Model confidence (mean pLDDT): 80 of 100.
Predicted 3D model of a 471-nucleotide part of an RNA (large-subunit ribosomal RNA, domain I) from Paraglomus occultum.
Its Rfam family is "Eukaryotic large subunit ribosomal RNA". Rfam 15.1 lists 107,465 matches to the family in 2,616 species. Gene Ontology terms of the family: structural constituent of ribosome and ribosome.
NCBI's taxonomy places the organism under Eukaryota, Opisthokonta, Fungi, Paraglomerales, Paraglomus.
The full RNA is in RNAcentral, with records from ENA and SILVA.

[in-house]
Context: one part of a larger RNA
RNA sequence: GGGCCUCAAAUCAGACAAGAGUACCCGCUGAACUUAAGCAUAUCAAUAAGCGGAGGAAAAGAAACUAACAAGGAUUCCCCUAGUAACGGCGAGUGAAGCGGGAACAGCUCAAAUUUUAAAUCUGACUGCUUCGCAGUUCGAGUUGUAGUUUGAAGGAGUCUGUCGCCAGUGCGACGAUGACACAAGUCCUCUGGAACGUGGCAUCGUAGAGGGUGAGAAUCCCGUCUCUGGUCGUUGUUGCGCAGGCAUACGGCAGGCAUCCGAAGAGUCGAGUUGUUUGGGAUUGCAGCUCCAAAUGGGUGGUAAACUCCAUCUAAGGCUAAAUAUUGGCGAGAGACCGAUAGCGAACAAGUACCGUGAGGGAAAGAUGAAAAGAACUUUGAAAAGAGAGUAAAACAGUACGUGAAAUUGUUGAAAGGGAAACGCUUGAAGUCAGUCGUGCCGGCGGAGAUUCAGCUCGCUUCGCGGAGU
Numbered sequence: 001g002g003g004c005c006u007c008a009a010a011u012c013a014g015a016c017a018a019g020a021g022u023a024c025c026c027g028c029u030g031a032a033c034u035u036a037a038g039c040a041u042a043u044c045a046a047u048a049a050g051c052g053g054a055g056g057a058a059a060a061g062a063a064a065c066u067a068a069c070a071a072g073g074a075u076u077c078c079c080c081u082a083g084u085a086a087c088g089g090c091g092a093g094u095g096a097a098g099c100g101g102g103a104a105c106a107g108c109u110c111a112a113a114u115u116u117u118a119a120a121u122c123u124g125a126c127u128g129c130u131u132c133g134c135a136g137u138u139c140g141a142g143u144u145g146u147a148g149u150u151u152g153a154a155g156g157a158g159u160c161u162g163u164c165g166c167c168a169g170u171g172c173g174a175c176g177a178u179g180a181c182a183c184a185a186g187u188c189c190u191c192u193g194g195a196a197c198g199u200g201g202c203a204u205c206g207u208a209g210a211g212g213g214u215g216a217g218a219a220u221c222c223c224g225u226c227u228c229u230g231g232u233c234g235u236u237g238u239u240g241c242g243c244a245g246g247c248a249u250a251c252g253g254c255a256g257g258c259a260u261c262c263g264a265a266g267a268g269u270c271g272a273g274u275u276g277u278u279u280g281g282g283a284u285u286g287c288a289g290c291u292c293c294a295a296a297u298g299g300g301u302g303g304u305a306a307a308c309u310c311c312a313u314c315u316a317a318g319g320c321u322a323a324a325u326a327u328u329g330g331c332g333a334g335a336g337a338c339c340g341a342u343a344g345c346g347a348a349c350a351a352g353u354a355c356c357g358u359g360a361g362g363g364a365a366a367g368a369u370g371a372a373a374a375g376a377a378c379u380u381u382g383a384a385a386a387g388a389g390a391g392u393a394a395a396a397c398a399g400u401a402c403g404u405g406a407a408a409u410u411g412u413u414g415a416a417a418g419g420g421a422a423a424c425g426c427u428u429g430a431a432g433u434c435a436g437u438c439g440u441g442c443c444g445g446c447g448g449a450g451a452u453u454c455a456g457c458u459c460g461c462u463u464c465g466c467g468g469a470g471u
Stems, first nucleotide, its partner, number of pairs: 024055001025053004035042001039089001065072002076103004086094002107320003110266001120146001121141002124138006155262003158258007165247003169243013186202001187218001188201002191198001203220002205209001211223003271292007298315005355362002375402001378389004456471004
């Protein structure tokens, strides 16, 4: 000095999420503008802003309900009830609920009982396996209570009757979810053109002639479109059958009857007073603060306070629960009697960008070459930019200031005028240009007359001038 013991810091298996977002949802907090033709209660509004929390939905939810009927029977949403009952300087205004009809439907679980012949329950670690887990072993949690049983419609004990399983694997099938793939018919002839998807002709499919692309208007070139509870292949979930396997067994589980005995049920809570607030809730609808504070044949409710009495109906002060419902956010689709670049989002583009403001915050403009860059080789002048030629292209008067390219305005060229400012109205002339019409000359095309023609060719006569006939 190291080991050993104690152990700061760093690292760290595993576990947790305080942040963002927020259209819809839940809870808290909480105005004013406004209306009342003023304003204070009222109204706006139990709204906005603010704070907290969650889910694909949330919340609510299986009656301490509604009723007063022949009673109904969790919640949520829609129609109606109804602009009604009621509230309200009874002004302005505010404003439900039961019934009835629909959408969707689903019911359950703790605490409170001694399993008491036995904590029967659960986490971790390790081992094994048929690995969303199971089995075994072993620490630990736990009697200040983990399981089983029971939840008021009951239920337990008793007695009688009937009945009997679970787990995972593999093959096939059915159904659902999800992904991939395949599925009609001309690129025929002709013309124009840079290009045929156009014109003319001849065809084909069609439960497909929606739409888009392709060098111009393409059903038949390409992608699609149509049809079918379609087809093929894969992944995954539920379920039925078959196959092979493991575990379990009646002193038990489940269902029903009888009515002999028992039958626990949530406290600073219910309730009362008072203050504030809220509500349609009015001698108080809900909520909250403070004071008082229960009962157990009890308690709550029965829309006017209180007493006595009867009746009806539920069982608060613990909890879970799909669907019908909501959705300017996110993700994924479809559509449109919407807008079409000063419109439509502020934003069709490197837009919440550039820029402005210390900051909170404010906040634009800006789309289009071409079918294809084929985006102009090369020569020449110039330091270069740029030009002059050349070249590409259908087009460059499409040259990355690019489709079309209006107007005010500017330059240049041509024409006209110039006493009464310019401008304006009417009339008559002149000049330039022009749609159209007419005439003339020339050229070309077609038809007719001339035409029983001429020329040419052939024949004949006369003669080297012509005349006649045929064609």